[in-house]
Molecule: Bacterial RNase P class A
Organism: soil metagenome
RNA sequence: GUGGCAAGGCGAUCGCCGGCGCAACAGCGCGGGAGGAAAGUCCGAACUCCGCAGGGCAGGAUGCCGGGUAACACCCGGUGGGGGUAACCCCAAGGAAAGUGCCACAGAAAGCAAACCGCCUCCGACGCGUCGGAGGUAAGGGUGAAACGGUGAGGUAAGAGCUCACCGGUUCCCGUGGUAACACGGGAAGCCAGGUAAACCCCAUCCGGAGCAAGACCGAAUAGGGAAGCGUUUGAGGACGGCCCGUCCGAUGCUUCCGGGUAGGUUGCUUGAGGCGGCGGGAGACCGUCGCCCUAGAGGAAUGAUCGCCGCCCGUCUUUUCGGGAACAGGAUUCGGCUUACUGCCAC
Numbered sequence: 001g002u003g004g005c006a007a008g009g010c011g012a013u014c015g016c017c018g019g020c021g022c023a024a025c026a027g028c029g030c031g032g033g034a035g036g037a038a039a040g041u042c043c044g045a046a047c048u049c050c051g052c053a054g055g056g057c058a059g060g061a062u063g064c065c066g067g068g069u070a071a072c073a074c075c076c077g078g079u080g081g082g083g084g085u086a087a088c089c090c091c092a093a094g095g096a097a098a099g100u101g102c103c104a105c106a107g108a109a110a111g112c113a114a115a116c117c118g119c120c121u122c123c124g125a126c127g128c129g130u131c132g133g134a135g136g137u138a139a140g141g142g143u144g145a146a147a148c149g150g151u152g153a154g155g156u157a158a159g160a161g162c163u164c165a166c167c168g169g170u171u172c173c174c175g176u177g178g179u180a181a182c183a184c185g186g187g188a189a190g191c192c193a194g195g196u197a198a199a200c201c202c203c204a205u206c207c208g209g210a211g212c213a214a215g216a217c218c219g220a221a222u223a224g225g226g227a228a229g230c231g232u233u234u235g236a237g238g239a240c241g242g243c244c245c246g247u248c249c250g251a252u253g254c255u256u257c258c259g260g261g262u263a264g265g266u267u268g269c270u271u272g273a274g275g276c277g278g279c280g281g282g283a284g285a286c287c288g289u290c291g292c293c294c295u296a297g298a299g300g301a302a303u304g305a306u307c308g309c310c311g312c313c314c315g316u317c318u319u320u321u322c323g324g325g326a327a328c329a330g331g332a333u334u335c336g337g338c339u340u341a342c343u344g345c346c347a348c
Stems, first nucleotide, its partner, number of pairs: 001348006008310007016033002019030004035328001039339002042337005047211004054245004059207005064078005079093001080091004094202002099200002101196003116141002118137009149167006168192002170189008215267004225258006237249003274293008312325004
C1' cells in the first nucleotide's frame, strides 16, 4: 500500500415479540428474533397512485473509450493526465479557432495589444557629448504565476519568423497497431492562436410527477353548514414540477374562502433483481447451471437480566492462580450502490 475475515461461542433459569401445532381459556410443545455499516438520506430502481403520458419551450442530470447491471452519478478493464522512491492512488476527463466574462498587486501593457528604461534615423540648440522634437522598433533590461514560441545564422538605419536551418506547439493528410478512446511513424503549412467552462455559454446523450405518512378495504362521525364567483355544450373547470400546443373527461356542475367532523380497525408487511455451496465460462466486474436453505415483521414500537464454561486482549504470577477489558453503534416497504464512524486478525 492492496485484498480478505470477524464483530465472541456454548449451556441453564426467568422475562419480552412473532410463527407453527395441540388445546379451547389463556395453557403446553417446537422453531425463530438487528448491522457491516442498520448511520447519512446522496444516487438508482422495484412497487403504488395520478384516465394515457403525445409534441415543444424552459429546467435538470451526465460528460474519454469499451464492457457489466433491473438501473445508476455505481462497478470492471483500458486510454490520457496528475501524485508518490515504489507497491499503488486520484481525476467535475467534450468544446477556449462561436460569443461574453474574469486573471488581485506589480507592470508601459494581461486579447488583438502595448512602450517605462532602452536601440536606430533625421532636424534644432548647446558643446565633445547632453537636451528637445518627429519618425521607426520590440532583439536587450525591468515587473509579474504568465508579456504572445526557443537556439543559431542571414538580413536591417536599428531590429522583428522579416528569411532560412533545427527544435517545440497547432491544424491537416497518409501509413501501422487497436472494436474504440488513442499510440507510434512519415509528410505539409511560418499557421504561432496564455490560463480559466467545479464562470455564463456551445455540443452530445438522457429525464412525466409524487411517494408505504404511496395505496386498498371495512366501520364510524359531523353541520346534507355558510359566503362569493364562474358556468350548464356558444364548455366553467379538471387530467400531481412550470409554460404553450394537442388529446381526453366534463354538468341538481366547478373553483375559492370561512367553519365543523373522522386521531378507529384490517391490509400493504416480507419468498426476494434472496442467501449459501459445487461445477463451467470470462483478464475482470459478472454470467450460466445444479443442489440445499427460509434467516425480525413490531405498531409508539419486542431480543433483557443472572450464572457457569470456553475463546481473544492486558496486567500479575513458580507458564499455578488472580484481577480487569472488549470499538462504531439499534430495523420500519424492499433491494443495488456511494459516503461517513470504528476495534481486532490474516495474506501478499